[in-house]
């Protein structure tokens, strides 16, 4: 130097065009003498950056940035 892959919430992940979602985690209430569990209810993310392309982009294109693997 070359070629693939990942990227989305604190953390794991899901979401293949029409303004985002689950588990756990994290706050609140309820039970409880008082934790745990249990059960309601909330807060937290506009999607790696930037541009095209559509009426409409996390999704499709291209660049570019981090990380992973391969060949060199």
């Nucleotide at each position: 130097g070359c070629g693939g892959g990942u990227g989305u919430a604190g953390u794991u992940c899901a979401g293949u065009g029409g303004u985002a979602g689950a588990a756990c985690g994290c706050c609140a209430u309820a039970c409880u003498g008082a934790u745990a569990a249990u059960a309601u209810g909330g807060a937290g993310g506009c999607c790696g950056a930037a541009a095209g392309u559509c009426c409409g982009a996390u999704u499709c294109u291209u660049u570019c940035c981090a990380c992973c693997c391969g060949c060199a």
Model confidence (mean pLDDT): 83 of 100.
Transfer RNA from a Patescibacteria group bacterium, 72 nucleotides, folded computationally.
The organism belongs to Bacteria candidate phyla, within Bacteria.
RNAcentral holds the sequence, with entries from ENA.
Rfam family: tRNA. By type it is a transfer RNA. About the family: Transfer RNA (tRNA) molecules are approximately 80 nucleotides in length.